[in-house]
A computed fold for a 350-nucleotide part of an RNA from an uncultured bacterium, annotated as small-subunit ribosomal RNA, central domain.
RNAcentral holds the full RNA, with entries from ENA and SILVA.
The prediction has a mean pLDDT of 85.
Context: one part of a larger RNA
RNA sequence: CUGGGCGUAAAGCGCGCGUAGGCGGCUUGGUAAGUCGGGUGUGAAAGCCCCGGGCUCAACUGGGAGUGGUCGUUCAAUACUACCGAACUUGAGGGCAUCAGAGGAAGGUGGAAUUCCAGGUGUAGCGGUGAAAUGCGUAGAGAUCUGGAGGAACACCGGUGGCGAAGGCGACCUUCUGGGAUGUUCCUGACGCUCAGACGCGAAAGCUAGGGUAGCAAACGGGAUUAGAGACCCCGGUAGUCCUAGCCGUAAACGAUGUCUGCUAGCCGUUGGGACCCUUAAAACCAUCGGUGUCGAAGCUAACGCGAUAAGUCUACCGCCUGGGGACUACGGCCGCAAGGUUGAAACUC
Numbered sequence: 001c002u003g004g005g006c007g008u009a010a011a012g013c014g015c016g017c018g019u020a021g022g023c024g025g026c027u028u029g030g031u032a033a034g035u036c037g038g039g040u041g042u043g044a045a046a047g048c049c050c051c052g053g054g055c056u057c058a059a060c061u062g063g064g065a066g067u068g069g070u071c072g073u074u075c076a077a078u079a080c081u082a083c084c085g086a087a088c089u090u091g092a093g094g095g096c097a098u099c100a101g102a103g104g105a106a107g108g109u110g111g112a113a114u115u116c117c118a119g120g121u122g123u124a125g126c127g128g129u130g131a132a133a134u135g136c137g138u139a140g141a142g143a144u145c146u147g148g149a150g151g152a153a154c155a156c157c158g159g160u161g162g163c164g165a166a167g168g169c170g171a172c173c174u175u176c177u178g179g180g181a182u183g184u185u186c187c188u189g190a191c192g193c194u195c196a197g198a199c200g201c202g203a204a205a206g207c208u209a210g211g212g213u214a215g216c217a218a219a220c221g222g223g224a225u226u227a228g229a230g231a232c233c234c235c236g237g238u239a240g241u242c243c244u245a246g247c248c249g250u251a252a253a254c255g256a257u258g259u260c261u262g263c264u265a266g267c268c269g270u271u272g273g274g275a276c277c278c279u280u281a282a283a284a285c286c287a288u289c290g291g292u293g294u295c296g297a298a299g300c301u302a303a304c305g306c307g308a309u310a311a312g313u314c315u316a317c318c319g320c321c322u323g324g325g326g327a328c329u330a331c332g333g334c335c336g337c338a339a340g341g342u343u344g345a346a347a348c349u350c
Stems, first nucleotide, its partner, number of pairs: 004321003007304002012318001014201003021194003025088001027086005033081002035077001037075005049064005091191001092188003095184005103177007110154001115149007125136002162169002206247006215241002220236004258317002262313002266295001268293006299306002323350003332343004
């Protein structure tokens, strides 16, 4: 230097954006740095190898071959890479015309339900469980009707349906705003891919300050159960859950499957589009582009399984793994208000 891997055995960063770096479509001209070839210089001696000498050898000794380099220099080659110039349209991007969507932010509105408050009717229970009890109720509960308050969540539609990079997003309306798909050969003309650092986003819980608090509910109190019950069950109940501003930066952040691209049998669904055909309108059929499922050819796989949404096959680039425990630890660094996060050992032991 080369050689192995990462769905489940150790191993894909939670996700994106992007700098350096690495890699890069098609045609042509030039240069000749990489690359390739020849000449030449250098490559000490000894040693190694070959042929000799040598006191039988060895030691020692003569000659020859060989020896390395991103080596120097010179001449030459130009396929590939590189550099410089010109051109192209398939990659990428844009314009135009349409389309679907819980994509994001802000503001407003609505109905059902729970709870509470006031009032009417009305009387002895209600509630809860496996069974009970704690609890609530004659100071009138529960039930039922009317009115009101307030907070949170949006039944049905709803769908291996949709959107988003991921986290995630679900009542309705308005404003602002991101992304995507299809059609079009109208424009630019390689503008691309990946990405160490850096930067941004990032469920829940938690933290700071100020609000809010209907329901639910860690902690906590009580009732049961039990040998005990620090639980499961029941009655209560505070943080929290909600809003604003700012932290935290972690999850079985999962498809346990990094991103981009090409290629490789099919069958059956579903969703969005345009075209064709048909029609009063719609639907259906057929082919097609994008998404999302199920089953399967080849192939792959230790097996399970994967199978055009690959774990097949061909590339580029990044990340990561190297026996179990010690150890998602210690020490140090960085970050954080803290909780802690991140980076991350060793002794020892099997």